[in-house]
RNA sequence: UGAUAGAGGCGCGGGUUUCAUCAGUAACCUUUGGGCGAUAGUUUGGAAGACUGUCCGGGGAGAAAGGGGAAUCUGCCGAAGAGGCCGGAUGAUUCCAAGUCCGUCUUCUGGGACGAGGGCAUAAGAUGCCCCGUACUGUCACAGCAGUGGAGCGCUAUCAG
Numbered sequence: 001u002g003a004u005a006g007a008g009g010c011g012c013g014g015g016u017u018u019c020a021u022c023a024g025u026a027a028c029c030u031u032u033g034g035g036c037g038a039u040a041g042u043u044u045g046g047a048a049g050a051c052u053g054u055c056c057g058g059g060g061a062g063a064a065a066g067g068g069g070a071a072u073c074u075g076c077c078g079a080a081g082a083g084g085c086c087g088g089a090u091g092a093u094u095c096c097a098a099g100u101c102c103g104u105c106u107u108c109u110g111g112g113a114c115g116a117g118g119g120c121a122u123a124a125g126a127u128g129c130c131c132c133g134u135a136c137u138g139u140c141a142c143a144g145c146a147g148u149g150g151a152g153c154g155c156u157a158u159c160a161g
Base pairs, nucleotide, nucleotide: 001160002159003158004157005156006155009077011076012075013074014073015072016071017070018069019068028060029059030058031057033056034055035054036053040052041051042050044097045096046095047094048093080109081108082107083106084105086103087102088101089100090099110137111136113134114133115132117131118130119129120128121127139150140149141148142147
C1' cells in the first nucleotide's frame, strides 16, 4: 500500500402482519339557517380553459394514505441521516411552478441517551430531522492513575507486496 474478516449497542435501515391514532376528519347526500352570486363562486399557487354553483353552520352517512406501537423476517456497521447543485418521474383540463419520489456528484455527522431547550415537518406534548447543551460510550494519540485532544477516507486482526 492492497485484499479479507471483524468490533462499538436500547446499534442503523428495509419488508410483511396486526393494533391504536388519523377522525366523527375528507369525499358523498340533504337543508324553508345565513353570506356571495355571473363584474360572483369553484383546484396547493399563477395564467388559460371548463362548470354553475360556492362559503360558513344544522342533519345523515362515513373512509384512506403518510407517520407511530408490537411481533416477525431481512440487509448491514457511512450502517445511515441531513444540506446543496444537476438530471428524471409525478404534479386534478392544459402550461408553468410548489410539493413528493428516484438517481449521480458534493459538504457535514464515530454512536446512542437525556432536555415540554430552539427550529422545521406533521392531525399531534406521538414521531422524524437539524442546531445547542449535559453526561455516557467505543476507538486512536498524547500522557501517567486521573485527564486532554482527534475523527469512521477512522480502528483492530490476518494475509500479500